[in-house]
RNA sequence: AGAGUUUGAUCCUGGCUCAGAUUGAACGCUGGCGGCAUGCUUAACACAUGCAAGUCGAACGGCAGCGCGGGGAAGCUUGCUUUCCUGGCGGCGAGUGGCGGACGGGUGAGUAAUGCAUAGGAAUCUACCUAAUAGUGGGGGACAACCUGGUGAAAACCAGGCUAAUACCGCAUAAUCCCUACGGGGCAAAGCAGGGGAUCUUCGGACCUUGCGCUAUUGGAGAAGCCUGCGUCGGAUUAGCUAGUUGGUGGGGUAAAGGCCCACCAAGGCGACGAUCCGUAGCUGGUCUGAGAGGAUGAUCAGCCACACUGGGACUGAGACACGGCCCAGACUCCUACGGGAGGCAGCAGUGGGGAAUAUUGGACAAUGGGCGAAAGCCUGAUCCAGCCAUGCCGCGUGUGUGAAGAAGGCCUUAGGGUUGUAAAGCACUUUCAGUAGGGAGGAAAAGUUAGUCGUUAAUAACGGCUAACCCUGACGUUACCUACAGAAGAAGCACCGGCAAACUCCGUGCCAGCAGCCGCGGUAAUACGGAGGGUGCGAGCGUUAAUCGGAAUUACUGGGCGUAAAGCGCGCGUAGGCGGCCUGAUAAGUUCCUAGUGAAAGCCCCGGGCUCAACCUGGGAACUGCAGUCGAUACUGGGCACCUAGAGUAUGGUAGAGGAAAGUGGAAUUCCCGGUGUAGCGGUGAAAUGCGUAGAUAUCGGGAGGAACACCAGUGGCGAAGGCGGCUUUCUGGACCAAUACUGACACUGAGGUGCGAAAGCGUGGGUAGCAAACAGGAUUAGAUACCCCGGUAGUCCACGCCGUAAACGAUGAGAACUAGGUGUUGGGAAGCUUGACUUCUUAGUGCCGCAGCUAACGCGUUAAGUUCUCCGCCUGGGGAGUACGGCCGCAAGGUUAAAACUCAAAGGAAUUGACGGGGGCCCGCACAAGCGGUGGAGCAUGUGGUUUAAUUCGAUGCAACGCGAAGAACCUUACCUACCCUUGACAUCCCAGGAAUCCUCCAGAGAUGGAGGAGUGCCUUCGGGAACCUGGUGACAGGUGCUGCAUGGCUGUCGUCAGCUCGUGUCGUGAGAUGUUGGGUUAAGUCCCGUAACGAGCGCAACCCUUGCCCUUAGUUGCUAGCAGUUCGGCUGAGCACUCUAGGGGGACUGCCGGUGAUAAACCGGAGGAAGGUGGGGACGACGUCAAGUCAUCAUGGCCCUUAUGAGUAGGGCUACACACGUGCUACAAUGGGCAGUACAAUGGGUCGCAAUACCGCAAGGUGGAGCUAAUCCAAAAAGCUGGUUCGUAGUCCGGAUUGGAGUCUCCAACUCGACUCCAUGAAGUUGGAAUCGCUAGUAAUCGCGAAUCAGAAUGUCGCGGUGAAUACGUUCCCGGGCCUUGUACACACCGCCCGUCACACCAUGGGAGUGAAUUGUACCAGAAGCAGGUAGACUAACCUUCGGGAGGUCGCUCACCACGGUAUGGUUCAUGACUGGGGUGAAGUCGUAACAAGGUAACCA
Repeated sequence: AGAGUUUGAUCCUGGCUCAGAUUGAACGCUGGCGGCAUGCUUAACACAUGCAAGUCGAACGGCAGCGCGGGGAAGCUUGCUUUCCUGGCGGCGAGUGGCGGACGGGUGAGUAAUGCAUAGGAAUCUACCUAAUAGUGGGGGACAACCUGGUGAAAACCAGGCUAAUACCGCAUAAUCCCUACGGGGCAAAGCAGGGGAUCUUCGGACCUUGCGCUAUUGGAGAAGCCUGCGUCGGAUUAGCUAGUUGGUGGGGUAAAGGCCCACCAAGGCGACGAUCCGUAGCUGGUCUGAGAGGAUGAUCAGCCACACUGGGACUGAGACACGGCCCAGACUCCUACGGGAGGCAGCAGUGGGGAAUAUUGGACAAUGGGCGAAAGCCUGAUCCAGCCAUGCCGCGUGUGUGAAGAAGGCCUUAGGGUUGUAAAGCACUUUCAGUAGGGAGGAAAAGUUAGUCGUUAAUAACGGCUAACCCUGACGUUACCUACAGAAGAAGCACCGGCAAACUCCGUGCCAGCAGCCGCGGUAAUACGGAGGGUGCGAGCGUUAAUCGGAAUUACUGGGCGUAAAGCGCGCGUAGGCGGCCUGAUAAGUUCCUAGUGAAAGCCCCGGGCUCAACCUGGGAACUGCAGUCGAUACUGGGCACCUAGAGUAUGGUAGAGGAAAGUGGAAUUCCCGGUGUAGCGGUGAAAUGCGUAGAUAUCGGGAGGAACACCAGUGGCGAAGGCGGCUUUCUGGACCAAUACUGACACUGAGGUGCGAAAGCGUGGGUAGCAAACAGGAUUAGAUACCCCGGUAGUCCACGCCGUAAACGAUGAGAACUAGGUGUUGGGAAGCUUGACUUCUUAGUGCCGCAGCUAACGCGUUAAGUUCUCCGCCUGGGGAGUACGGCCGCAAGGUUAAAACUCAAAGGAAUUGACGGGGGCCCGCACAAGCGGUGGAGCAUGUGGUUUAAUUCGAUGCAACGCGAAGAACCUUACCUACCCUUGACAUCCCAGGAAUCCUCCAGAGAUGGAGGAGUGCCUUCGGGAACCUGGUGACAGGUGCUGCAUGGCUGUCGUCAGCUCGUGUCGUGAGAUGUUGGGUUAAGUCCCGUAACGAGCGCAACCCUUGCCCUUAGUUGCUAGCAGUUCGGCUGAGCACUCUAGGGGGACUGCCGGUGAUAAACCGGAGGAAGGUGGGGACGACGUCAAGUCAUCAUGGCCCUUAUGAGUAGGGCUACACACGUGCUACAAUGGGCAGUACAAUGGGUCGCAAUACCGCAAGGUGGAGCUAAUCCAAAAAGCUGGUUCGUAGUCCGGAUUGGAGUCUCCAACUCGACUCCAUGAAGUUGGAAUCGCUAGUAAUCGCGAAUCAGAAUGUCGCGGUGAAUACGUUCCCGGGCCUUGUACACACCGCCCGUCACACCAUGGGAGUGAAUUGUACCAGAAGCAGGUAGACUAACCUUCGGGAGGUCGCUCACCACGGUAUGGUUCAUGACUGGGGUGAAGUCGUAACAAGGUAACCA
């Protein structure tokens, strides 16, 4: 510090997710030791048991219990036992009294302020402690304990009697104390212990003194109460709250100010700077995180607060409205004799319960601290320790070195090896920790006793300080620590390994099981599931879950945005608020400096110190960014005074304008009405129809009526704040601009609430209604058509008044101000100049375009900013749910406004890029259309396919690019299929063993494979052992598979397409994907070439090089040829020749080379010459980057999987040839450009010895007999259309056509039944040119005619070749199809066979409404009223004091009353839960209906 995830890729926006740190944690797996910490976050739920607050005999009366002493009695063992008495002593239960139980300990329910934090304040109190001053005199009356009696189960209580005090009460005295009318008045106390010289004594003591105590007062310290400023969570879908409420006066009350309380008076007080209400919450120091600012949190430790079963109340006291006190009410639990009582763990342990979850019913007061005490001491679940738990932090260990045969085993493997791995074993060492044994600090100092000394004192008592000696105090504790002993001995796991994110292979599984934080893995080769091997990370832990901060600049103060991503209110006016021009002096609130105070300690940080280190502990410092005080400063801001004119405004004079309102008025047009002319149609559409019209329409002319809108002018022109505004005239009226001066003197800007305006549609009332036109109706279209189109047509549109208040109300751009290059147009005003013009220049206010800098994600903006700044307002924070629900406000309604959540997704989105696509555009090409010729589709047959059938009809190919395709040829074979029979190391390969030559023949059984029997035959090489080939048998390794996967593959092939494209290097542009080049202007068959050009070059393609054909030359002449010569059987037959043809080698030739024109002087095109050939001469081979998971595992090869007496092998027979049907490709025809007959002519390619086969003979023929010749330029060998002034047929289902069928044959073959071809005779079907639709072809082509070859025993209408005859047409590119380039739109990228919307149906989920129902909480009114304090008091009682002795003062009880908790009644509010039914929403591989959107999405889309 970032990363993953939207896309084909990119940049941006934006959410989701991850890596880090942390925790009082929990869970899973695992677990050696120690140190230091932490440990009910849930039920403030209920609690058994024990303990947690006592102490003082030096305050008191006392003596129940214990011990000692004394006395008596009895027994006797004469010093022992028993018993009685005795407070005399040590002490002490219970009691009186004092102090303490208000601290310490727990918890966080309540509390949003009676709290806390910080800084201040004045009207207070304070036991114990401390300092000081003064005092401590003299009396009195009771009550407990105890005793007696009584009630009760108990708890407890009652009556009578005795008694003490530091308990209680007067009196005296008293001030620097209190009250005061300033004269005065008032208020206290207690003793106890130690010691003692003199004096006195009732021998108790008095008295004196010391110490402690007591009383009063004033200070201090520490503690407490009260008040104030500032700070302190969320909700406005909580906007008004408040009657003791706010203030005053006077009282009361309190320790103390105060409506704290009361009476009276006034009507205030709080609130958008958020009152009231609702929800949530103890606050803080701190803690966690973070760079910080912040955010979250408030366990342990520390400060404050609150609470103590729930609610209320007071008492006592210095202090409480009191955790281990009291009273009452309530709930709960326990005891009970049913009458009545007892209790409060949110103290420490512990129990139940709840929960994912949190410990021992331990030890000790040794230390620290607290209470009491003079002290010893006692008490202390505070505390110190121990126990439990890996809960956390920190430290240590589980060994170290050496060790290659790189062992074994495991795993992988290309089978060689690699890896685990120096790892192990082995060898040599060490012993921390744990274990055993021994030793052994520190935490301990006080106190006490004795002695000395000092202080105090009359004092050598007592007490206190110091010194010395002695004595004793440790829970922890078997302490820490040290030493010895033995032995590698007792001690390693967890998670992960697709990317983020370090770490890879095999097996299993097969969209299953499962994983997953996000993206996503899994459908037969999973580094993602499960296991294993290996690896990575951390390590006594490791993972997971939960939670917080971070990353997240994703709430942005630091530090974000709003044209298009979410986001500018539709527009004004204006209140509060915010902000504000220039200058002078003063002020000092903000600001700033110095200073002192405070900001507790702990913590964090820094520097030291102590535990072996660390964690931990500890000393010092810094810091605590804050608050308030104080002394200064005065630039800026503020408040106040005075001035200025540059902002703003006013006045004067002009200007332009669809600015607004009202009244009037004009013509054109539509429609309707009347009349004329006139006749059959009009109208409408893609085409029609509905509609109108012979009752006279449409058309046309004249007249009239009525309503609405204002052509041309008219313009990215004008005006207005926006909405918006358009004939003309008048009236009223708002604003703007220009010029020049004068005046006011900051009056300005913005603007939450508020208020006004606000298109269209809509609503109300009343008018109006020509045209148009929702709804509606009809006609079309269509599968449907509740639409688009057409004929009609009502609201409405218009007017007046009143509502509504929204729009894609848009510049998707809030208002105002300033600054920052220009150019060019236009509207309004002004100025200057001359050349006086339809002039030029300048200036100002608008309104457009282009553009620099700058900005922007890009697009773009660019003085009219989206630039640079300032001020103010509004708004945004992922998509959906949803601008929805509920609530409020507004509205007549429609609805508007404000405005969520649950749930769900990992995206949604912006701009730009490359493609692809478009029922977008432009340019261009192609037998693509058109122009032609001939076909297919109709018939019959052939052939292939689908389908069906079958035991099997083997398999594959399936739009173009499968279908006369694999198959260049299924009767058996082929053959892969079916049935039956049969074999199991196998039909085939290699190796081993045994035997045998191989091989051939015959017979039997069988369908055959096969089995059985018999015979012939004994080969080749040899080192004589044997070997090679072959055959038979046997064993196991293995063979075999046309079994699966072409979506695991190689190779090969098809296709776009012989289309002109596809790319790269460097450079440049762009943030980038990418672009440029390759686009543009021409040109070409061509990215062919030229020119231009931020491109310059290059590669694969194109073209050329190759083959063939067309012309010529040359070389060579046999089997070819024959001009001339000779011969001839008249046949190049022979001699001869090589001229010619031809053959096959080598050359030449054509290059836009030449001329003219066009073009840009280019490339090129057009025309011409020459030439056999002319612009690629014709044809072929040749197929760029890539696309289609195209085809092929059945040509072959091959990974993986599968079968192994079978999915392998063999044999026979059958099938691939089936047949209601459908399609493709062909052949033959339908005839006269023809058929039959007769005569006659001209090729080329190619093949032939297991062959081609002539002459001849036979047969009607297929063919047969026979065999010359030919291993081929020699022989086989024959073309057919054509031709003939030939013949016949005469338009007919025919002398066309030949299917089908019958008969007879031929040939091939082992064999033509299923199932061959051909011949002859006979038969003579459909068919008379073929619907919709569709195919081929541009020249030696189509069409037509025959010939040959491969395969092959035989079997072409197929395929591949060959030649013969030999056309027509192309204006042209509008349209169909395909393609190329440029451009445009896009919501597509699996790329239009794309994407995608809504209803309905089904399942699930959350949610709204809902007759209601239940619960909680709260307001108001009323009833009620325990305990208690205050008030009142007729009653009863009454020790201290007073008394005139009657009584009084005072007190207690009782009664009463105000207040009030619980409780009750009535009626509202709010919240939660639930509810038949119901509304929409969301989600869900393959449901239904349509096709709304994205392209002009096929009616442009969208908003209200």
Predicted 3D model of a 1504-nucleotide RNA (small-subunit ribosomal RNA) from an uncultured prokaryote. It matches the Rfam family "Bacterial small subunit ribosomal RNA".